Predicted 3D model of RNase P RNA and transfer RNA as a complex of 465 nucleotides. Rfam match: Bacterial RNase P class A. Rfam's curators write: Ribonuclease P (RNase P) is a ubiquitous endoribonuclease, found in archaea, bacteria and eukarya as well as chloroplasts and mitochondria. Rfam classes the family as a ribozyme. The prediction has a mean pLDDT of 76.
Parts: sequence; C1' cells; structure tokens
RNA sequence: AGAGCAGAUCGGGUGAUCGCUGGUCCGCGUGGCGGGCCGGAGGAAAGUCCGAGCUCCGCAGGGCGGGAUGGUCGCUAACGGCGACUGGGGGCGACCCUAAGGAAAGUGCCACAGAAAAUAUACCGCCUCGAGGGGAGGCUUCAAGCCUCUGCCGGGGUAAGGGUGAAAAGGUGAGGUAAGAGCUCACCAGUUUCCCGGGUGACCGGGAAAGCUUGGUAAACCCCAUCCGGAGCAAGACCAAAUAGGAGAGCGUUUGAGGGCGGCCCGUCCGAAGCUCUCGGGUAGUGUCGCUCGAGGCGGCGGGCAACCGCUGUCCCAGAUGAAUGAUCACCGCCCCUGCGGCGAAACGCGGCGGGGGAACAGAACUCGGCUUACAGAUCCGCUCUGAUA
RNA sequence: GCGGGCGUAAUUCAGCGGUAGAAUGUCAGCUUCCCAAGCUGAAAGUCGCGGGUUCGAUUCCCGUCGCCCGCUCCA
Repeated sequence: AGAGCAGAUCGGGUGAUCGCUGGUCCGCGUGGCGGGCCGGAGGAAAGUCCGAGCUCCGCAGGGCGGGAUGGUCGCUAACGGCGACUGGGGGCGACCCUAAGGAAAGUGCCACAGAAAAUAUACCGCCUCGAGGGGAGGCUUCAAGCCUCUGCCGGGGUAAGGGUGAAAAGGUGAGGUAAGAGCUCACCAGUUUCCCGGGUGACCGGGAAAGCUUGGUAAACCCCAUCCGGAGCAAGACCAAAUAGGAGAGCGUUUGAGGGCGGCCCGUCCGAAGCUCUCGGGUAGUGUCGCUCGAGGCGGCGGGCAACCGCUGUCCCAGAUGAAUGAUCACCGCCCCUGCGGCGAAACGCGGCGGGGGAACAGAACUCGGCUUACAGAUCCGCUCUGAUA
Repeated sequence: GCGGGCGUAAUUCAGCGGUAGAAUGUCAGCUUCCCAAGCUGAAAGUCGCGGGUUCGAUUCCCGUCGCCCGCUCCA
C1' cells in the first nucleotide's frame, strides 16, 4: 500500500420566530383561557417471533391428546436468548456456519434409470452340470446307432468385473476356490463392548477384544428426555349514560343443562336454574384509574475467560387517545458535482475562494429481557493475509 | 393494540415430497350466407419473495412481503 476479519459508538449541531403536548406554579372574566419554568421517540419505537412482569378466569388436580425445545457446562426472573467450551463443516489465515438426541425399538418412503433401493438380488459376464433339445464334426457304404465339441438352450453357483443412480451392501493386497465372496489372513477405515489416563461435562488421548461392516431419510410418522393451565391493557376496576334484560330456535331443571375448563375423559368446586345461537333494540365520555420508578439509566470499585453478578455514589428520563414530540429561516459541520487561480515535475495529490445539490431506515400506544428484519453516511479499537523496503 | 387465516394460468379453485392440473376466459381452425351455440386444437405459470432440510420442495422448516377476517358496553 492492497485485500479482508471481528467488535464498539454515533445517527448532524447552534440560534431566532411560529406552533403541539405532559407536569408544576401564578393570574383571570374559571366545564376554560393566558403567562413563567421543567420534560417531550428509536437503534431499531418496526415485525409481533420467543420469554417474563402485571391483570382476570373459584389458585391451576390426574390421564389421553396437543405444542415447544434438543451437544455440554454456565448466566438469567425466564427464554427457543446470551457466554464459554466440545464435535462436525468451510476458509491460506484473522475468523465464520452449525434444528448437533435416537435410523442397532417399530412403520413408511427412496421418482427416473438400473439386475437389484434393503429379509438382498442374478441382466451381461465368470464357473459348473445336462442318458434331454438344436447345431457342427468323427466312426460307418447309407440309414439307425455310438463318440467328441459347443459365442445356442435349460438347471445351479457367484456381488470380484460391466453398466445405472443422489445413494449399490467396507477399501487395498495375498491366500483360497470350479468360479467367487470377510470365506480366511495382513494393513487401513468404521462400529460395538471393555480397560487405563485427563476433563464438572460434552468429549479427548492410549490400549484390548469381537469379522461386527448394520444404506439414506426423523425440517416423514414415531421413540426418548425436559418444559408448558387459559386469555390478554380492547386484560381488568370505577363513575356517568341508556332500557325492549324483546322475539325465535335448541338444550336443561336431581336421569344435573351450563360454568371454572382450554381438544376429550375422570375428578373436584360453583350451579335446584338457567345457558347457547340467531334476529332485533338501546346507550356512551374516545371519562377516571390501570399508566409509567423500573429485573431503571450513568459513573466508580471488586469477582468471573465471558455472559453476568455484588457493593457503592448519583440521576428521574414521553405518557398522548381523529392520538402531541413539528414547521420556516440563518450560520456552522459532513458528503457529491463543478468553476477560478495557487503549491508541485506530475497526479485522480495538497490546501484556498466561489456556485449548485444531497443527507437513510423509520416513528412510542401497559412495561421489561431477547431475537429477527430495514438502514444514507460518519468515527474508533483490535487482528489476518499478500506485496515492497529496512 | 391483540388474535386468526390465505397467497398456484387473465379469473375462480384443485394438487401437498417425484415431469403442475380443472373450469371459465383468450387465440386459431371446422361448421353457417353471417353471428351465437356446438366440435377440434393451441397458448398462457419466477407455484408472492429469500434461505435451509432432502438425491429431489408448490408441498416440510425458518425469515420476509402483501392481502383478508374477528375482537368495546347493556351481554
């Protein structure tokens, strides 16, 4: 210098004028108005994908079903999140990715091609058998008969070889055999079991035995382990307003409807009477509370590789509801284009003056912890590879 | 704000691991003097988009985009 990897931070600033909104104080002609002071969007406020707080359902029982998760150890209120590590894969490397239990419990599927797609099988090939058939040859004067051979035919053996496929029944060599084959042996790869050492553990290192060689697929059913009651701030509570708590259908009143209870059953509690659906009707302030102080932010010290935790100091930081948080102007900063002249050998380099343009993704709606997705541009720190020079 | 569902031809829908189909519509031919009807044939598809699992994905899983439906009180 070039190419890259990983992490963190920011997401324009200042002022003036005009507005919007919450709180508080003051004033007034008081269902409000005016003024002063203080506060007023985000890193994702988004998607609503997980987990919780909170609220209600009579405090949540048992079984079946259903859903979620899936290496290990930790962190956490909890998690499907995060950290560290292990195994596997990728990269020269920094580093990145990983739904990563079980296919040796069972079932299903594996199109086309191919002999065969999973209890192995037999198309070609190889080997073997055949008083039989066909063909050829020989013996024989001919026929009949006998003998020999076989790129034909039939029976059997064989997975070494061919070819097919995403995938073909461990690989190489030797022995062995009629030909072959883990059939046997040596080495290699793997599996299972056992032993030794290390590690909290996943697992790692070493050794022994068994010819054990068992296809893939569980983001197919399923099995194993762990977890899960349901609904959600339109939860829920209160005030105000309103009356047609009307009509029809179904179920039910001890033979128990319906509700807690969500798909089902049991159990239990409520319920001695209503409940469900459809149609019709009425009323209402976008009222008050819930509502923003919270697993809270920032700084320091300590523990831990880290996620995170402990102690301490300090701060209060939106709370709207036809839904506020804005608009205009000026100056400065940033980026791009361009004109002029300067430095310089020159550059697309450096700095000066001027003109024009641009600045993303997106906006709270009960609150947190995460994940995911979108994002113009700017800054900082660490690391790797290549090249050059020393 | 919360909950649920759906994206396949121009339109309405099937298909749910193995070469994407039907109806209507469109186009061409036949028939007719002409039209309609009828008959025959053809075209028309990034299966919303991007990843993953698998030998193979419209189908299974994840993310994303778009669309649709329901949810106040008397109750």